[in-house]
RNA sequence: GCCUUUGUAGCUCAAUGGCAGAGCGCGCCUCUGAAAAGGGCGAGACAGCGGUUCGAUUCCUCUCAAAGGCA
Numbered sequence: 001g002c003c004u005u006u007g008u009a010g011c012u013c014a015a016u017g018g019c020a021g022a023g024c025g026c027g028c029c030u031c032u033g034a035a036a037a038g039g040g041c042g043a044g045a046c047a048g049c050g051g052u053u054c055g056a057u058u059c060c061u062c063u064c065a066a067a068g069g070c071a
Base pairs, nucleotide, nucleotide: 001070002069003068004067005066006065007064010024011023012022013021018054026042027041028040029039030038047063048062050060051059
């Protein structure tokens, strides 16, 4: 330099172009003599700029980052 894959919540991961979810973690409440466990409620994310589309996490271009391959 070229090619491929990946990028979603604090962490690990889902999501067939049509309401962005789960587990753990975090906060509040409940439960207990107290704590742990349990139960209820809640906050929190689509790497970035554009394009296509009625509608984009999803498709396309470019950029950024990570991993792998070729030279």

A computed fold for a 71-nucleotide RNA from Aegicerativicinus sp., annotated as transfer RNA. The organism belongs to Aegicerativicinus, within Bacteria. The prediction has a mean pLDDT of 84. It matches the Rfam family "tRNA". Rfam describes the family as follows. Transfer RNA (tRNA) molecules are approximately 80 nucleotides in length. Its family is annotated with triplet codon-amino acid adaptor activity in the Gene Ontology. By type it is a transfer RNA.